[in-house]
Context: one part of a larger RNA
Molecule: small-subunit ribosomal RNA, central domain
Organism: uncultured Aerococcus sp.
RNA sequence: UUGGGCGUAAAGGGGGCGCAGGCUGCUUCUUAAGUCUGAUGUGAAAGCCCACGGCUUAACCCGUGGAAGUGCAUUGGAAACUGGGAAGCUUGAGUACAGAAGAGGAAAGUGGAACUCCAUGUGUAGCGGUGGAAUGCGUAGAUAUAUGGAAGAACACCAGUGGCGAAAGCGACUUUCUGGUCUGUCACUGACGCUGAGGCCUGAAAGCGUGGGUAGCAAACAGGAUUAGAUACCCUGGUAGUCCACGCCGUAAACGAUGAGCGCUAGGUGUUGGAGGGUUUCCACCCUUCAGUGCCGCAGCUAACGCAUUAAGCGCUCCGCCUGGGGAGUACGACCGCAAGGUUGAAACUC
Repeated sequence: UUGGGCGUAAAGGGGGCGCAGGCUGCUUCUUAAGUCUGAUGUGAAAGCCCACGGCUUAACCCGUGGAAGUGCAUUGGAAACUGGGAAGCUUGAGUACAGAAGAGGAAAGUGGAACUCCAUGUGUAGCGGUGGAAUGCGUAGAUAUAUGGAAGAACACCAGUGGCGAAAGCGACUUUCUGGUCUGUCACUGACGCUGAGGCCUGAAAGCGUGGGUAGCAAACAGGAUUAGAUACCCUGGUAGUCCACGCCGUAAACGAUGAGCGCUAGGUGUUGGAGGGUUUCCACCCUUCAGUGCCGCAGCUAACGCAUUAAGCGCUCCGCCUGGGGAGUACGACCGCAAGGUUGAAACUC
C1' cells in the first nucleotide's frame, strides 16, 4: 500500500462559512467521451503453456505447429448505466404570506438585595478566627445597632435532564438595532443540492500590550498555626488578576470522549414550542401531526459495558484521523506570536 478501523482499546478536526475537487432527484429526446461488442493491423525472435517429432530413454537441449501475449491503433455497431447537450417536472433546496417561542447577539439607560469603605448617633469591652489556638482588629472607642453617603462587581426567588445559539457560550429590568429557528398555507422559483483539501471567520479560562477601574475574592508574597520537617492543607492579611475599552494569544476532559448530510428500521412514557380534529360554560381532557429535549425498551449491533427513530442498527456521499509501548507532541526546519508559546512534526536508541 491493500485491508481493517475511530463512544470507553490507537484514531472525529473546538466550531462555522466556503473557492477548487468529489458526489448528486424524477421524465423525455439527443450525443457516443467512459462502457459493451465485431473486424483489420500490430503486439520481433527466444522463453512460459499445449500437441507432435529428434538426441539408445529421460532431464537439459533441438525442430514443426498451435495457443497466449490480459495491450495499443484504425474502423463498423449497441445505447441500459455514467458523462456532454436540449426540453420539461416537483418530492430535495429556497422564496413569499400568516402566526409562534426563546438567558441568540450588540449598544445605551435604569433597579433592588448583599459585601466593603466613609460620616454621624446610641453603646462598652471585647471582636474575629479555629479541631484547639495564635497572628490580626479594638479604650485614639472596635464588634453590635440606626441613619445618610460612596464605589465596584454579581444579578436571590422565578429556575425546570426548561429555552436559545454553529461551537465557545448566554440568566435583574427597559429601549433601540439585529441574526437564526419552528408551525401553517402549498402561492412562487424549478435541482438552484450535500460535503468540503487549502483559505477566511469565530473560539472558555489563564496569559500578554496600552489606558482606565478595583467593592468582594484572590495566584505570588508576609505573618500565625500544624508538623520530625510543612516552601502545603487551616487561620489573619495581601499584590497581580478577576471588571471596562481597544489590540494580541488560539489552546482545554473545547466531551455526547460519538464529523456533516440524506433515506429506511417495533413501541411505551415525560417535557418544551406550534398546528389540526373531537369533547367542553370555564378549567381541563382525548386523538392526529410537525419540530426539539429526556427516560425505558424490541429487532439489530457491540469484546463487553452499552447504543437502540436524538443509533454505536441497515445503506449511500464527502471530509478528518489511526496503524505496538517508551523516546515525544520532544529535536530540527518552516510558518505564526510582543512574549509566553502555538501549528506542522521525526530519528537514533530501547522494550